[in-house]
Model confidence (mean pLDDT): 77 of 100.
A computed fold for a 140-nucleotide RNA from Micromonospora sp. ATA32, annotated as c-di-AMP riboswitch aptamer (ydaO/yuaA leader).
RNA sequence: CGCGCCGACCCGCUCAAUCGUGAUCCACGAACCGGGGACCCAGUGCACAUCCGGGGUGAAUCCGCGAGCCACGGCCCGCGGUAGGGCGUCUUCCCGCCCGAAUCCGUCAGCUAACCCGGUAGGCGGUGUCGGAAGGAGUU
Numbered sequence: 001c002g003c004g005c006c007g008a009c010c011c012g013c014u015c016a017a018u019c020g021u022g023a024u025c026c027a028c029g030a031a032c033c034g035g036g037g038a039c040c041c042a043g044u045g046c047a048c049a050u051c052c053g054g055g056g057u058g059a060a061u062c063c064g065c066g067a068g069c070c071a072c073g074g075c076c077c078g079c080g081g082u083a084g085g086g087c088g089u090c091u092u093c094c095c096g097c098c099c100g101a102a103u104c105c106g107u108c109a110g111c112u113a114a115c116c117c118g119g120u121a122g123g124c125g126g127u128g129u130c131g132g133a134a135g136g137a138g139u140u
Stems, first nucleotide, its partner, number of pairs: 003125004011029002017024003031120006041110001053108001054105004062081005068075002084099005090135005
């Protein structure tokens, strides 16, 4: 460098310009993802909820034990488990190894057609290595 993994975060094309012969690249096209947003339904029963706020992205929830703080509502740390999720380089099963976070909105949003808005990041592995079985594909 080729290759592979998590994730929506990719592909085509490409003005001017830059480096030098090929690459980067506005705009444009296509694709993927997320949010808001009716009837109906859900919800509510004249009010409830509204600091024990509420909600979103994401697999990342919940429980037990121990310690600390505390406005006594709760917060936070450690250990163990867990809903759920990922990998083992074609697929499935077995088996094995891991994750089970973080962050955003700002008092506010159920679902939701039309419609409206936003994102296309970031982080890793790896050099002769290759888990087993079955099936497939390709090559000979």